[in-house]
Context: one part of a larger RNA
């Protein structure tokens, strides 16, 4: 000067308490272990690996297995020789496959030759998801959006080093304010940025009958207008600005007023010096190391989807604050051309036929769903639950056995609220309802987003666990 400490002081966090809902019992789904397999490709590993990389494994992809086949190779560049072709297209003929065979077509020329492309042939090299992430670059997690981490001169001290950074306040904050051998800066905080909440305001192919006027079975449909809702560019607002108390007359700190909004208004991007030989050499780069008829390349077929168990994150439910039935309402946000597909017809459906209209504030995807309204079931393993099976089917797609999703019928398990322990949340949050997108031919209980409906509790800082600050004490650097 660190780091510890089951030292003592002060502060802070959904960190405990107070509450809400859960996990851990059940079934599935998904990742993971182990265990089996010719292979179950590899990587993650407490917090900070396990609904992770994987925004989607039937072929592909695919890294692994088997099995067959090729060796200047699937891909670059250079020589040397030849071809005017090769591919594609047509035909025939085979294999699981990657083949073979025949027809058919190059371009510019100063006629030497060039330029493309092909095939042979020789090394130089190509290829490597092969090891080392403990050789690396770069990215990225984590303490942590925690208040820190330095640095110039000057002063102390013989020096490592202090000082500034400590103290009294005060704040989300080294935030500010007051003191001070310190006096000033940097990188962080804070602002600036987006978004959302009020209003001007400027513009009107979606909004109005608001006000006239045509119309309709219905319908801004149409004429007309931009007031209104909206929409997207300007701009305004909030600043402890006002009042009162407290307080060092400071900074602040509590109420009040006005006000759409008040003390950082929500919300998100933003992540200091470093830590941890933390992750990744399978996103790329790349050093060394190793493979070269194989540790490379091509196809077929299988594996990644296995299964006594274990253990994570999830869905769905044990039901009356509820299944179920008609028959009514109200969103945001976001797709859409090899798309999204309405109106019509068929099917019990899932779908099919068919194509109206949209590169889209216009058309479509589109039904919001929880809610209310009536009626029913009356506490049962049930009209609860929906697993597993069996039939028949739809769809995409070369193909749905290994191994997709969906729909009908029938089948109706295991559950009665769940041990020790544990997890998330302070407000438009929890909880609960559904809709959208990415990936993608299909194929979410996951991801990322969007809107409805909408709580309960915080006495407090003794105590768990993290962290900050000064301090003591000294196994340790």
């Nucleotide at each position: 000067u660190g780091a510890c400490g089951g030292g003592g002081a002060c502060c802070c966090g959904c960190a405990c308490a107070a509450g809400c809902g859960g996990u851990g019992g059940a079934g599935c789904a998904u990742g993971u272990g182990g265990u089996u397999u010719a292979a179950u490709u590899c990587g993650a590993a407490g917090c900070a690996a396990c609904g992770c990389g994987a925004a989607g494994a039937a072929c592909c992809u695919u890294a692994c297995c088997a099995a067959g086949c090729c060796u200047u190779g699937a891909c670059a560049u250079c020589c040397c020789a030849u071809u005017g072709a090769c591919a594609g297209c047509a035909u025939a003929u085979g294999u699981a496959a990657u083949g073979u065979a025949u027809g058919u077509u190059c371009c510019c020329u100063u006629c030497g030759g060039g330029g493309c492309a092909g095939u042979g042939g020789a090394g130089a090299c190509a290829g490597g998801u092969g090891g080392u992430g403990c050789a690396u670059g770069g990215u990225u997690g984590u303490c942590g959006u925690c208040a820190g981490c330095u640095c110039g001169u000057g002063u102390c001290g013989u020096g490592a080093g202090a000082u500034g950074u400590u103290g009294g306040g005060u704040u989300a904050a080294g935030u500010c304010c007051c003191g001070c051998a310190a006096c000033g800066a940097g990188c962080g905080c804070a602002a600036c940025c987006c978004u959302u909440a009020c209003c001007u305001u400027c513009a009107g192919u979606a909004g109005c009958c608001a006000g006239c006027g045509c119309g309709u079975a219905g319908a801004g449909g149409c004429g007309g207008g931009c007031a209104c809702u909206c929409u997207g560019g300007a701009g305004g607002g909030a600043c402890u600005g006002c009042c009162a108390g407290g307080g060092a007359c400071a900074a602040c700190c509590u109420g009040g007023a006005g006000g759409a909004a008040g003390g950082c208004g929500g919300g998100g991007a933003u992540g200091a010096c470093g830590u941890c030989a933390a992750a990744u050499c399978a996103u790329c780069a790349u050093g060394c190391c190793c493979c070269u008829u194989a540790u490379g390349g091509c196809u077929u077929g299988g594996g990644c989807u296995a299964c006594a168990c274990a253990c994570g994150u999830g869905c769905u439910a044990c039901a009356a604050u509820g299944g179920c039935g008609u028959a009514a309402a109200c969103a945001a946000a976001g797709g859409g051309a090899a798309g999204c597909g309405a109106g019509a017809u068929g099917g019990u459906g899932a779908c099919a036929u068919g194509g109206a209209g949209c590169g889209a504030a216009u058309c479509c995807c589109a039904a919001a769903a929880a809610u209310a309204a009536c009626g029913u079931c009356u506490c049962a393993g049930u009209u609860c639950g929906g697993a597993u099976u069996g039939u028949a089917g739809u769809c995409u797609g070369c193909a749905a056995c290994u191994c997709a999703a969906c729909u009908a019928c029938a089948u109706g398990a295991a559950g009665c609220u769940g041990g020790a322990a544990u997890c998330g949340c302070u407000a438009g949050u929890a909880a609960u309802c559904g809709c959208g997108g990415a990936u993608c031919a299909g194929a979410a209980u996951g991801c990322c987003g969007c809107g409805g409906u909408g709580a309960a509790u915080a006495c407090g800082u003794u105590c768990c666990c993290g962290g900050g600050u000064a301090u003591u004490g000294c196994a340790c650097a």